[in-house]
A computed fold for a 72-nucleotide RNA from Candidatus Shapirobacteria bacterium GW2011_GWF2_37_20, annotated as transfer RNA. Rfam family: tRNA. Rfam classes the family as a transfer RNA. It was read from a public genome assembly. Its mean pLDDT, the model's own confidence on a scale to 100, is 81.

């Protein structure tokens, strides 16, 4: 070089083209405990980059970027 696949919180992860983009863990606060840890209550954080379809894109299309697998 060419195919393919992947891309959302710090991290694992969910979402028919229409929800205040959910959740788990992490962390912060908080209760509780002699201290901590487990628990339980509460909070903060996310759609790789541009462009195009569409009334409306986390999803669909095209490029790029970055990972991975395959074939040269």
């Nucleotide at each position: 070089g060419c195919g393919c696949c992947c891309a959302u919180a710090g991290u694992u992860u969910a979402a028919c083209g229409g929800a205040u983009a959910g959740a788990a863990u992490a962390g912060c606060g908080g209760u509780u405990u002699g201290c901590g840890g487990a628990a339980c209550c509460g909070u903060u954080g996310a759609u790789c980059u541009g462009a195009g379809u569409u009334c409306g894109a986390u999803u669909c299309u095209c490029a790029g970027u970055a990972g991975g697998c395959g074939c040269a």